[in-house]
């Protein structure tokens, strides 16, 4: 060079054939409970889904390009 997989919340993943408000677990934050802690329950919070584009009424999911990261291969 060529091909293929991956990038979504701090971190680890999920999102099945495009459909409505993006999800979980973990961490942290506040709370109940304890003499304090842990542990347990219990809440609220975090995200413009790697960048630009484009199709669509609608795209995390489909095309088109780019950057990293892996893996085949000449």
């Nucleotide at each position: 060079g060529g091909c293929c997989c991956g990038a979504u919340a701090g971190c680890u993943c999920a999102g099945c054939a495009g459909g409505a408000u993006a999800g979980a677990g973990c961490a942290g934050c506040g709370g109940u409970u304890u003499c304090c802690u842990a542990a347990a329950c219990c809440g609220a919070a975090g995200g413009u889904c790697g960048g630009g584009g484009g199709u669509u009424c609608g795209a995390g999911u489909c095309c088109c390009u780019u950057u990293c990261g892996g893996g085949c291969u000449g």